The RNA shown here (c-di-GMP-I riboswitch aptamer) has 97 nucleotides and comes from an Alicyclobacillaceae bacterium. The sequence was found by an Rfam model in a public genome assembly. Rfam family: c-di-GMP-I riboswitch aptamer. Rfam describes the family as follows. GEMM was predicted in a large-scale screen for bacterial structured RNA regulatory elements. The coordinates come from a structure-prediction model, not an experiment, and the mean pLDDT is 83. Taxonomically the source falls in Alicyclobacillaceae (Bacteria, Bacillati, Bacilli, Caryophanales).
Parts: sequence; structure tokens; C1' cells
RNA sequence: AGUGUAUCAGGGCAAACCAGUGGAAACGCUGGGACGCAAAGCCACGGGUCUACGGACGAUUCUUGUUGUGAUCGUCUAGGAUCGCCGGGUUGCCGCU
Repeated sequence: AGUGUAUCAGGGCAAACCAGUGGAAACGCUGGGACGCAAAGCCACGGGUCUACGGACGAUUCUUGUUGUGAUCGUCUAGGAUCGCCGGGUUGCCGCU
């Protein structure tokens, strides 16, 4: 430097689920627990997926002389989430060549 077909050492991480906790939610964190993982270490940079507090639009409804405001519902929308969806970036253990 290349590589992970098979294999070795020390080991490492931890899905679902359960409890607690943060959050509007997606989801995160802590403990238990292991389905799996050679980057299942790190970075939301590109795509995907999830969510929709807030925002936009529409419908219904209440009030009113009218406009407007409020309430409910629907659609859309990341400033949210996911690196254990894929790609990219970056660092690294062991074996083999």
C1' cells in the first nucleotide's frame, strides 16, 4: 500500500423488547437485554425514509351588520430525526498478500 474468501489474539459495539427519562412527534439518553455488526467508530455532506411543534393553504363551524379573530379537520412544508437505509468524507484493531 492492497485486501476481508477462510481463520487467530485481545477484545469492542448492541436490534427487538422491558423499565426510567427528555421531546409536540419522529426519535434520543441511562440501565437491563442480544438480532446482528470488521468500521454497527465519528461527520446529517448528497439521496432515501420517518415526524410536522411552528408556518402556508383549504374546508367546516362559532361570533359579528361586515371584515377579522377563535375552534376543529384536511393537504403541503424541515429550521427536527435516522450514520444499524444507501452513497460520500474521515480515523482505526487484527489476519492475509